[in-house]
Context: one part of a larger RNA
């Protein structure tokens, strides 16, 4: 000098940061991932409307998905992001520099399509089993769910002849024509399918670097290489059959121990040493071990299956669970916070949008844990008061310190005013695009109304009154700061040297002094 600190004494305010380093120990409770009715059949609840009945004449009941909406369900997208932790990992990691044999949902650009059919199934209904979780059977129904047919390429395969080979609709508006009044048809928007390119993200390979131990010296059979085959999005012993006998190692293999790596952080003149909290990038993990499914992407924290330990429910037949998400509890520990508010902003998911969800995030609460700032008054005031301490008894010192007098009002308190964080979305209109269209829709511009958790905000003004605000350590030398009393090798101090055995500046108290200051010391860590 430093700190994610702890402990002792003390403690006024604010700003900005930080806050389980130990048990990757176990977890009560709540919340942390949903959304879309503009994909679908529908209607459990709520509201409106229509109809019917009853009457107490404005209420009750029933019916109708007609409308706003919407439980459960089918379907789509998202639950692979965001958030946590550092157990494992000494190299399947990380860092730096390269590489070729790959994939990439949503997004952007370009291009070509979006024709015609079919059979199911959940829900609902009926029935059954069970304490529950849930399960089984029957009948029926829809789709942007599923499956064929057609067409199709600069797509795939190819023996170069050829073969394979997709799709889905929904919503807004509408002048003629048709119409079963649903629509056909036209148009716009959002979709859907094939192909090419981009962007982004991801997988793979190589080189070099990356802790200690030789009281670890040999290690290796899919082991090293080849050929055929398989497998993957993709190179490859990645896997398999056969063949060869290789491969690594004192430039430290193998084994053991320890450890997430980095940008950085601390220190230092630097070289270096130590470290890897917060923030950011990468990796790994999600009760322990294993496995795959779905998917563009996982071998998936809040998904599935199996085994194990543990906890809970049970009608004993059988079931349920996983905070290393945010709070919170027990435990461990020297030690580390609220079961808070809001989606207002930023960002994310879904949605045409309105919007919904978001313990990400933004805020608030607690803690002197740290850094920074401010305050605890200012001026004057000698009778050098009183009191304390000391004394050579004169005095000295505390000390302009106090009192007194004159002022000020920061901060805290009370009262009043009061930003910025808010731009959008919406509505009304203008202009342009699109179009058959002055509908709709999209874009620009103008106007308009509204949206703030923080928040009794920041900030400003006023009010009253010195009022509400100083401690801690040290004083033998190192090292700034000295006397008295007590004690008498006792009690004690101590970082080192060392103090204490009757005048102790070193122990304890007091007065005085020195240092730092809302802190000061001690202990621990690192340089």
């Nucleotide at each position: 000098a430093u700190u994610g600190a702890a402990c002792g004494c003390u403690g006024g305010c604010g700003g900005c940061a930080g806050g389980c380093c130990u048990a990757a120990c176990a977890c009560a409770u709540g919340c942390a991932a949903g959304u879309c009715g503009a994909g679908c059949g529908g209607u459990a609840a709520c509201a409106g409307g229509a109809g019917a009945a009853g009457c107490u004449u404005g209420c009750u009941u029933c019916u109708c998905g007609c409308u706003g909406a919407c439980g459960a369900g089918c379907g789509g997208c998202g639950g692979a992001c965001g958030g946590g932790u550092g157990a494992g990992u000494a190299a399947u990691g990380c860092g730096u520099a390269g590489g070729a044999a790959u994939c990439u949902a949503c997004c952007c650009u370009u291009u070509a399509g979006u024709g015609g059919g079919g059979g199911a199934u959940a829900g609902c209904c009926c029935g059954g089993a069970g304490a529950a979780a849930u399960c089984c059977g029957g009948a029926u129904u829809a789709a942007u769910a599923c499956c064929g047919c057609a067409u199709g390429a600069g797509c795939u395969c190819u023996u170069c002849g050829g073969a394979g080979g997709a799709a889905a609709g929904u919503g807004g508006g509408g002048g003629a024509u048709c119409u079963u009044u649903g629509g056909a048809c036209c148009u716009c928007a959002c979709g859907c399918u094939g192909a090419a390119g981009g962007a982004u993200g991801a997988g793979c390979c190589u080189a070099c670097g990356u802790u200690g131990g030789a009281u670890u010296a040999g290690c290796u059979a899919g082991u090293u290489g080849g050929u055929g085959g398989g497998g993957u999005a993709a190179a490859g012993g990645c896997c398999u059959a056969c063949c060869a006998a290789g491969g690594c190692g004192a430039c430290g293999a193998u084994c053991c121990a320890u450890a997430g790596c980095u940008g950085g952080u601390c220190u230092g003149a630097g070289a270096g040493g130590a470290u890897g909290a917060u923030c950011a990038g990468c990796c790994a993990c999600a009760c322990c071990g294993g496995g795959a499914c779905u998917g563009a992407g996982a071998c998936a924290c809040g998904g599935c299956c199996c085994g194990g330990a543990c906890u809970c429910c049970u009608a004993c037949g059988g079931g349920a669970g996983g905070c290393a998400g945010c709070a919170g509890u027990g435990g461990g520990g020297a030690a580390u916070a609220u079961u808070g508010g809001a989606c207002a902003a930023u960002g994310g998911g879904c949605g045409c949008a309105a919007g919904c969800c978001u313990g990400a995030u933004c805020c608030a609460g607690c803690c002197a844990u740290g850094c920074c700032g401010c305050g605890u008054g200012u001026g004057u005031g000698a009778a050098g008061a009183a009191g304390g301490c000391u004394c050579u008894a004169g005095g000295g010192u505390u000390g302009u310190a106090a009192a007194g007098c004159a002022c000020u009002u920061u901060a805290a308190g009370c009262a009043g005013g009061g930003a910025a964080g808010a731009a959008a979305c919406g509505c009304u209109g203008u202009u342009g695009g699109u179009u058959a269209a002055u509908a709709c829709c999209c874009a620009u511009c103008a106007g308009u109304a509204c949206u703030g958790a923080c928040g009794g905000u920041a900030c400003c003004u006023g009010c009253a009154g010195a009022a509400u605000a100083a401690g801690c350590c040290c004083c033998g030398g190192c090292u700034a700061a000295c006397u008295c009393c007590g004690u008498g090798c006792c009690a004690g101090c101590a970082g080192c040297c060392g103090c204490g055995g009757u005048a102790a500046u070193a122990c304890g108290g007091a007065g005085g002094g020195g240092g730092c200051a809302a802190g000061c010391g001690u202990u621990g860590u690192u340089c």
Small-subunit ribosomal RNA, 5' domain from an uncultured bacterium, 527 nucleotides, folded computationally. The coordinates come from a structure-prediction model, not an experiment, and the mean pLDDT is 87.